[in-house]
RNA sequence: GGGACGUUAGCUCAAUCUGGCAGAGCAGCUGCCCUGCACGCAGUAAAUUACGGGUUCGAGUCCCGUACGCUCCA
Numbered sequence: 001g002g003g004a005c006g007u008u009a010g011c012u013c014a015a016u017c018u019g020g021c022a023g024a025g026c027a028g029c030u031g032c033c034c035u036g037c038a039c040g041c042a043g044u045a046a047a048u049u050a051c052g053g054g055u056u057c058g059a060g061u062c063c064c065g066u067a068c069g070c071u072c073c074a
Base pairs, nucleotide, nucleotide: 001073002072003071005069006068007067010026011025012024013023020057028044029043030042031041032040050066051065052064053063054062
């Protein structure tokens, strides 16, 4: 220098194929339970979907560029 893959909640990941309400688990917070803690149960907050543009009635998803990570080739 070139190619592939990836970037979504504090963490690990879905949702991409087929554009149509952004979700799960863990963690956090509140309450119940308990002498107390843990476990368990109920509830709750948290996302400019890496960044910038384009297409579209509508983009996490499609297209272009950039950044970062990882990997392969040279």

Source information
Predicted 3D model of a 74-nucleotide RNA (transfer RNA) from Solobacterium sp. Taxonomically the source falls in Solobacterium (Bacteria, Bacillati, Bacillota, Erysipelotrichaceae). It matches the Rfam family "tRNA". It is annotated as a transfer RNA. Its family is annotated with triplet codon-amino acid adaptor activity in the Gene Ontology. It was read from a public genome assembly.